[in-house]
């Protein structure tokens, strides 16, 4: 160092100011945030050199929470003459492959950029609220993409 198990630790940010209201951190002007892996023409280190090493994309390829569907179970309410269905919770489930899962163009470099550089945009579950919500409360002292250590086993 590489491939395996097991354990374990950590894994999300963000309403400041104004204006209108009876009532907005929810609406309006301005402001502010950007999970994980990949991509790599930036950027920093290091070497004498091919090159190592380490960051680099919110809208490029994918992922993961949520929501949604499907399945099982379950008091309580609601429909039906029954069978059953509806609500609502709780559990599974990611071959559920394209349920729903957002959003980028333009100039300029340059062999070669939707990733640099320079402008302009645009987007952002779900439930709750004295008013619609990416920033407030909750589900959440949860989960999780994936990170990282530690031990044990072969070669």
């Nucleotide at each position: 160092a590489c491939g395996u198990a097991u354990u374990c630790u950590c894994a999300g940010g963000g309403c400041g100011g104004g204006g209108u209201g009876a009532a907005a951190c929810u609406c309006c002007c301005c402001a502010c945030c950007g999970g994980c892996g990949g991509u790599a023409u930036g950027g920093a280190g290091g070497g004498g050199a091919u090159c190592c090493u380490c960051c680099g994309a919110g809208c490029c390829c994918g992922c993961g929470a949520g929501c949604g569907c499907a399945a099982g179970c379950g008091c309580c309410c609601c429909c039906u003459a029954a069978c059953g269905g509806g609500u609502c919770g709780c559990u599974u489930g990611g071959u559920c492959a394209a349920g729903c899962a957002g959003a980028u163009c333009c100039g300029g470099u340059g062999c070669g950029a939707u990733g640099c550089c320079g402008g302009a945009g645009c987007c952002g579950a779900c439930g709750g609220u004295a008013a619609u919500a990416g920033u407030c409360c909750g589900g959440a002292u949860g989960g999780a993409a994936g990170a990282g250590a530690a031990u044990g086993c072969a070669g």
Molecule: FMN riboswitch aptamer (RFN element)
Organism: Sulfitobacter guttiformis